[in-house]
RNA sequence: GAGUCGGCCGGAUGGCCGCCGCCGUUCGCGGCGGAGGAAAGUCCGGGCUCCGCAGGGCAGGGUGCCAGGUAAUGCCUGGGCGGCGCGAGCCGACGGAAAGUGCCACAGAAAAUACACCGCCCAAGUCCUUCGGGACCGGUAAGGUUGAAAUGGUGCGGUAAGAGCGCACCGCGCAUCUGGCAACAGGUGUGGCAGGGCAAACCCCACCCGGAGCAAGACCAAAUAGGAGAGCGCGCGGUUCGACCGCAGCCCGCGGCCCGCGGGUGUUCUCGGGUAGGUCGCUCGAGGCGCUCGGUGACGAGCGUCCCAGAUGAAUGGUCAUCCUCGACAGAACCCGGCUUACAGGCUGGCUC
Numbered sequence: 001g002a003g004u005c006g007g008c009c010g011g012a013u014g015g016c017c018g019c020c021g022c023c024g025u026u027c028g029c030g031g032c033g034g035a036g037g038a039a040a041g042u043c044c045g046g047g048c049u050c051c052g053c054a055g056g057g058c059a060g061g062g063u064g065c066c067a068g069g070u071a072a073u074g075c076c077u078g079g080g081c082g083g084c085g086c087g088a089g090c091c092g093a094c095g096g097a098a099a100g101u102g103c104c105a106c107a108g109a110a111a112a113u114a115c116a117c118c119g120c121c122c123a124a125g126u127c128c129u130u131c132g133g134g135a136c137c138g139g140u141a142a143g144g145u146u147g148a149a150a151u152g153g154u155g156c157g158g159u160a161a162g163a164g165c166g167c168a169c170c171g172c173g174c175a176u177c178u179g180g181c182a183a184c185a186g187g188u189g190u191g192g193c194a195g196g197g198c199a200a201a202c203c204c205c206a207c208c209c210g211g212a213g214c215a216a217g218a219c220c221a222a223a224u225a226g227g228a229g230a231g232c233g234c235g236c237g238g239u240u241c242g243a244c245c246g247c248a249g250c251c252c253g254c255g256g257c258c259c260g261c262g263g264g265u266g267u268u269c270u271c272g273g274g275u276a277g278g279u280c281g282c283u284c285g286a287g288g289c290g291c292u293c294g295g296u297g298a299c300g301a302g303c304g305u306c307c308c309a310g311a312u313g314a315a316u317g318g319u320c321a322u323c324c325u326c327g328a329c330a331g332a333a334c335c336c337g338g339c340u341u342a343c344a345g346g347c348u349g350g351c352u353c
Base pairs, nucleotide, nucleotide: 001353002352003351004350005349006348007347008346009345011323012322013321014320015319016318017317019034020033021032022031023030024029036329040340041339043338044337045336046335047334048213049212050211051210060209061208062207063206064205065079066078067077068076069075080094081092082091083090084089095204096203100202101201102198103197104196117144118143119140120139121138125136126135127134128133152170153169154168155167156166157165171193172191173190174189175188176187177186178185179184217280218279219278220277227271228270229269230268231267232266235247236246237245238244249265250264251263252262253261254260287306288305289304290303291302292301293300294299324327
C1' cells in the first nucleotide's frame, strides 16, 4: 500500500419551561426514571392467554451433510464434502434420478425402450471385373459436425476398421480393513463399467408442526331497550272467575277540525346477561454488568452487583448558551431469542498478500 474478518460509538454539557410514569408530601411541592441498534419488515422460533385435544391416521405446511448449543428454531458454533481466491477468507435447499410420472428451447444423426448425417473398413459371404478393383450384404463409432449437456477419461496393445475387446493409471460401483461419536477420509481386494441432466418439477424417504392471538384473556359495572320473578293499582259489562274478553276513558297516527278507522295503554322493586366506562394483563426478565471456573467454540455453572419507558388519542418535547469532526437510518405499544433490510460520519482489534 492492497485486502479480509470482527467489536464499538451514533453530537456533548449546562440553564429555563413543559409532557408520561413511580415514590414521598406539611398538598405549596420535592425526588427518581423516560426509545433503538435496528424500536422497522412481521420472515422464523419460544413464553403467556383462550379454544380444541384418548391414541393413531389422512390432508396441508416446513426442514433436509454430521455432531453439538439452546426454552426453541429454518438460528448459532465446530467439523465434513464441493466450488472460488496466491492467501487471510468467502459461498453452497448439500437426502433420493436402478420406485414411478414428466421436462430438456435452438442446433444437431441422435436429448434417452437410444441413434448414425459426414465419415472409417472390405476380414468373412454373394455378384461383377479390364484382376487395379467395384457393387451388395454388412461391420464400426476412433475422427468431424451440434449443443449447457452426447452413454467413463488418457495411453499402449489389438483389429479389415474399430470397440473395456485386453492391459496400466485415473474415475465409478461393490466387498473389506483402519481412523473418526458421525458426516467422511485413507488403504486393500474385486467388477470392465450398468441407467446423461433436472427433485427451489410432481414425487419418494426421514424428521417437525392443533388453531387463534394482548382488539389474547380476566374482573368491576351506569343509562336506555329487551328477558325472568314478586308486590301494588284499574270505570262499566260479560265470563269458563284467570287482568281472560269486550266497551269506555287516555295517548299516538290518518297534513288543521269533527265523525270514523287503525295502533298503544300500567307502576314499583329484585335477579341475570350485556354495552358505555373503569381496573388488571403491563413489564423483574430464558434480564443487564463484573469476576472466577468448564468448553476449540456456540454456550453453561457459581458468586457479587444493579433495577433500566410502560402510554391508551397515546409522554419521551421546546428554547437559550458554550463547544466540536456540525450529526445518518429511524421512534416503543404483551414479552423474549434470531434472521433480514436501512444507516452521514468516526473509533478500534485480529489476520493475509